[in-house]
RNA sequence: UCGAGGGUCGCGUGAGAGAUCGCCCGCUUGUGAUGGAAAGGAGCGGUCGCCGAAGGGGCAAGGCAGCGUAAAGGCCGCCGAAACUCUCAGGCCAAAGGAACGCGACCGGACG
Numbered sequence: 001u002c003g004a005g006g007g008u009c010g011c012g013u014g015a016g017a018g019a020u021c022g023c024c025c026g027c028u029u030g031u032g033a034u035g036g037a038a039a040g041g042a043g044c045g046g047u048c049g050c051c052g053a054a055g056g057g058g059c060a061a062g063g064c065a066g067c068g069u070a071a072a073g074g075c076c077g078c079c080g081a082a083a084c085u086c087u088c089a090g091g092c093c094a095a096a097g098g099a100a101c102g103c104g105a106c107c108g109g110a111c112g
Base pairs, nucleotide, nucleotide: 002112006107007106008105009104010103011102012101013100018048019047020046021045022044023043024041025040028037029036049092050091051090055088056086057085058084062079063078064077066075067074
């Protein structure tokens, strides 16, 4: 000097899964007034159900330590990935968020 994996930021793509009850607000209707009726809301709470792609937990091969054995087999503990699995967290109109992927800029600097 070149510069991998990796990291940060920006842009783009980006899946899944909802009913019900109560409260509240409330167009409109109506009344002398109040009561009442009532489209709607994506607000608050309850019940039951559901989803997996923020985060988090689990484990296979394999690795390591210990016990045991003449040596093995064997026993036991720890580490150990995912789009698998759990559903603690999160989510179930849209928006937002969103793993992952692509592009760009920057940081960084392994091996050589």